[in-house]
């Protein structure tokens, strides 16, 4: 200087004026309660003052918690659902963050839903001999054994093979030597698989030495085994207060005991009333609590490789009705076009009970580490 | 806000791992003077989009779109 990789970070700024929402305060108007008539408390209202006022995703609602109700005597288990290599991290998680293995890259790095097919079932269309109990369509052999033949050669049968060809997503270990009629883990090196030991490592797994001569195909994001995790619903959860109906009606399930009514004072005895769940009829669309101090955000300093966590200091930072979080002007940043004056854009998208990840949109823009190619000194 | 269902020819639907059917509807020929019925043909499907698994996906997973339904309190 050209091309790339990983990580982080920012999403325009400054002033002026004019308006929205909350929250705090001093008076000011208007209502109610009390009241020793002086006032006191409370709720509202517009105006002034003062202070906050959207996101990295506030989005998708895909995990996972926190918090409310509801269901259960405890726990296993069985059924559903999920998660899946080792170890950490955390409030938990399918995430994270370090490692192991397999795969792509020249590299920096980057990808992987990555348990088990010798636990059982299942499935493998077509094409092809043959698709899992492997097979003989082309083909290679003629040693061995019968026959033709006087005998060799050679034909034919019995028969051996599984090296090459053919089909396919996939053909039953790969390469090389021996070795045989042709061939074959038939034997042997080496590679691969399995399998028992040693070392190293918390572990996944990685190295080594022995033994087997191949048996062991592929799909579990198909049933299914193993292990490990979950009770269900969601602030329209949930509580308190008003206002109003016809405090009714079917069904279904506790319970038949207390208690309260009534029959006459009691006592026993008879009747009448419970609750709590769906529907069905009716009846409101009002208010206040849940409701933002929290796994909190900054900053230093300690632990860790690292996700992360520990102290200490420092900060208060949005909240409703679903509805506010703006708009106007001027200066200016970037980006396009234009000689120029100047025009025109400025992305993706906006909170509703809260948090911690993941997904998915995104104009442009800076930091910082690294890789490769080329050129100069 | 939340929680659920579905997207397969124009329209209604069937297939759930192995060249995607089937009924109306469209288009053409026969039948009739002429229409409707009837018969025969015959076009038309990137199965909502995009990744993954698998040899091979409408069917299995993810993730996105898109349409559709449900949930208020009181007695």
């Nucleotide at each position: 200087u050209c091309a790339g990789a990983u990580g982080g970070c920012c999403g325009g700024g400054u002033g002026a004026c004019c308006g929205c929402g909350g929250g705090c305060g001093a008076g000011c108007c208007c209502c109610a309660a009390c009241u020793u008539c002086g006032g006191u408390u409370g709720a509202g209202g517009a105006g002034c003052g003062u202070u906050c006022g959207a996101g990295g995703a506030a989005a998708g609602u895909c995990c996972g918690g926190g918090c409310u109700c509801c269901a259960c005597g405890g726990a296993a288990a069985a059924a559903c659902g999920g998660u899946g290599c080792c170890g950490g991290a955390u409030a938990a998680c399918g995430u994270c963050c370090g490692g192991c293995g397999g795969g792509g890259g020249c590299g920096a790095c980057c990808c992987c839903a990555g348990g088990g097919a010798u636990a059982g079932c299942g499935c493998c269309a077509c094409a092809g001999a043959a698709a899992u109990g492997a097979c003989a369509c082309c083909g290679c052999c003629u040693a061995c054994c019968g026959g033709c033949c006087u005998a060799a050669a050679g034909c034919c049968g019995c028969g051996g093979c599984a090296a090459g060809g053919u089909u396919g997503a996939a053909a039953u270990g790969g390469u090389g030597c021996g070795g045989u009629a042709a061939g074959a883990g038939c034997g042997c090196a080496c590679c691969g698989c399995g399998u028992u030991c040693c070392u190293g490592g918390c572990a996944a797994c990685a190295g080594g030495a022995g033994c087997g001569g191949c048996a062991a195909g592929g799909c579990a994001a198909g049933c299914c085994c193993c292990a490990c995790c979950g009770g269900g619903a969601g602030c329209a959860a949930g509580a308190c207060c008003a206002a109003a109906u016809a405090g009714g009606g079917a069904c279904g399930g506790c319970a038949c005991g207390u208690u309260g009514g009534u029959u006459u004072u009691u006592u026993c005895g008879g009747c009448c009333a419970g609750c709590c769940g769906u529907c069905c009829g009716g009846g409101u669309c009002g208010g206040u609590c849940g409701c933002g101090u929290g796994a909190g955000g900054u900053g230093u300093g300690g632990g860790g490789u690292a996700a992360c966590u520990c102290a200490c200091a420092u900060c208060c930072c949005a909240g409703a009705g679903g509805a506010a979080u703006g708009g106007u002007c001027a200066c200016u940043g970037c980006c396009a076009c234009g000689c120029a004056a100047g025009u025109g854009g400025u992305a993706c998208a906006g909170a509703a009970c809260c948090c911690g990840g993941c997904u998915u949109a995104c104009a442009g823009g800076c930091c910082a580490u690294c890789u490769g190619a080329c050129u100069u000194u | 806000g939340c929680c659920g269902u579905a997207g397969u020819a124009g329209c209604g639907u069937a297939g759930u791992g192995g060249u995607a059917g089937c009924g109306c509807a469209a288009u053409c020929c026969c039948u009739u003077g002429g229409u409707a019925a009837g018969g025969g043909a015959u076009a038309g499907g990137u199965c909502g989009u995009g990744a993954g698994u698998u040899c091979g996906a409408u069917u299995c997973u993810c993730a996105c779109c898109u349409a559709c339904g449900g949930c208020a309190c009181c007695a």